[in-house]
Annotation:
Large-subunit ribosomal RNA, domain III from a Thermodesulfobacteriota bacterium, 396 nucleotides, folded computationally. The coordinates come from a structure-prediction model, not an experiment, and the mean pLDDT is 81. NCBI's taxonomy places the organism under Bacteria, Pseudomonadati, Thermodesulfobacteriota.

Context: one part of a larger RNA
RNA sequence: GAGUAGCGAUAAAUGCCGUGAGAAACGGCAUCGCCGGAAGCCCAAGGUUUCCUGGGGAAGGUUAAUCCGCCCAGGGUGAGUCGGCCCCUAAGCCGAGGCCGAAAGGCGUAGGUGAUGGGAAACAGGUUAAUAUUCCUGUACCACCGGGUUGGCGUUUGAGCGAUGGGGGGACGGAGAAGGGUAGGCCAUCCGGGUGAUGGAUGUCCCGGUUCAAGCCCGUAGGCGGGCUCGGUAGGCAAAUCCGCCGGGCCAUUUCAACGCCGAGAGGUGAUGAGGAUCCGCUUUGCGGAGCAAACUGGCUGAUCCCAUGCUCCCAAGAAAAGCCUCUAGCGAGCCAACCAGGUGACCGUACCGCAAACCGACACAGGUGGGCAGGGAGAGAAUCCUAAGGCGCUU
Numbered sequence: 001g002a003g004u005a006g007c008g009a010u011a012a013a014u015g016c017c018g019u020g021a022g023a024a025a026c027g028g029c030a031u032c033g034c035c036g037g038a039a040g041c042c043c044a045a046g047g048u049u050u051c052c053u054g055g056g057g058a059a060g061g062u063u064a065a066u067c068c069g070c071c072c073a074g075g076g077u078g079a080g081u082c083g084g085c086c087c088c089u090a091a092g093c094c095g096a097g098g099c100c101g102a103a104a105g106g107c108g109u110a111g112g113u114g115a116u117g118g119g120a121a122a123c124a125g126g127u128u129a130a131u132a133u134u135c136c137u138g139u140a141c142c143a144c145c146g147g148g149u150u151g152g153c154g155u156u157u158g159a160g161c162g163a164u165g166g167g168g169g170g171a172c173g174g175a176g177a178a179g180g181g182u183a184g185g186c187c188a189u190c191c192g193g194g195u196g197a198u199g200g201a202u203g204u205c206c207c208g209g210u211u212c213a214a215g216c217c218c219g220u221a222g223g224c225g226g227g228c229u230c231g232g233u234a235g236g237c238a239a240a241u242c243c244g245c246c247g248g249g250c251c252a253u254u255u256c257a258a259c260g261c262c263g264a265g266a267g268g269u270g271a272u273g274a275g276g277a278u279c280c281g282c283u284u285u286g287c288g289g290a291g292c293a294a295a296c297u298g299g300c301u302g303a304u305c306c307c308a309u310g311c312u313c314c315c316a317a318g319a320a321a322a323g324c325c326u327c328u329a330g331c332g333a334g335c336c337a338a339c340c341a342g343g344u345g346a347c348c349g350u351a352c353c354g355c356a357a358a359c360c361g362a363c364a365c366a367g368g369u370g371g372g373c374a375g376g377g378a379g380a381g382a383a384u385c386c387u388a389a390g391g392c393g394c395u396u
Base pairs, nucleotide, nucleotide: 013031014030015029016028017027018026032393033392034391035390040373041372042371043370046353047352050351051075052074053073054072055071056070060068061067080141081140082349083348084347086119087118088117092113093112094111098107099106100105122139123138124137125136126135142345143344144343145342147340148339149338150337151336152335153334160331161330165327166326167325168324173314174313175312176311179307180306181305184301185300186299187298188297190209191208192207193206194205195203211274212273215269216268217267222262223261224260225259226251227250228249229248230247231246232245233244235243236242275296278290279289280288281287282286315318359368360367375387376386377385378384
């Protein structure tokens, strides 16, 4: 320079009460304003205690501060089913031998590793200051283990198990359209409450609610494949009763058959259960007390969600492997199935922020950051405006 610029979105504040040495900013209440495809809620990444409670007031906070993502102390993350680990593989990476290369090293077979993909199983309610599909209550389900009951089969005329092997399956593109549903919404019904100081309002009035899953039973709307059987067989790198190919027979269709597969939702059950309004007092989310413990049904609308990996069309022709089923090779003397009751299910993550003051930007920085949810009125709409739940008024 200079007590100058600036104090970081022009979404906005105001009053009363409280606390306190001290209050524009902290707490409570009321009014006002802003967002509402977000400025709300849930997850992933990243952060790593910032979470909750009590206390504090030097520094940090662009001002003050009794307040805080600050300081101190104590507390907090509970899983067979969520995710990981696990089994499986993709690109990529590593790579026994091997090939190449002055060296270092490069490439690469078998093999391994590697999710952003495939693979068993849980829902509803309640609860904490702070966790919950993890705790509790209720009702389930999956895998494996041994036991029991019943039925059946078998010991070479071999039941059954069964590959690191064969086959099936898993298994997949884009666009479009129609149908059947559900979530959600709206209206009515019913239930509970109110009835108004000022012209009127017991009424076709006002306010709130009218909720509930997985699982189990049933097998619908609909979609798909013709099915069964006998014989042969040179292919599937051995074998095969499996798959493929060839032939015969039977049944049947050509709109819907039979047989088989897939399949939402509804209905029943779950539920004799859970949830479910009010008033009074207190300093707070909340606590204490009183008391009722109510209704819980129908119609309309309606998804981008489900049936659906479906259907139709198109050309650019749209992962792999395991789990699973089956076939033998092989093993083989006891074994299989259904049901019943029992046992086991380890380890790691789980707090909190998460379009942001907690992540990436040197900052409590108008920047950047993947996925999911999507109420009401108007509207073609996820535009736009207003608004609900919820959250904020952006630290002078």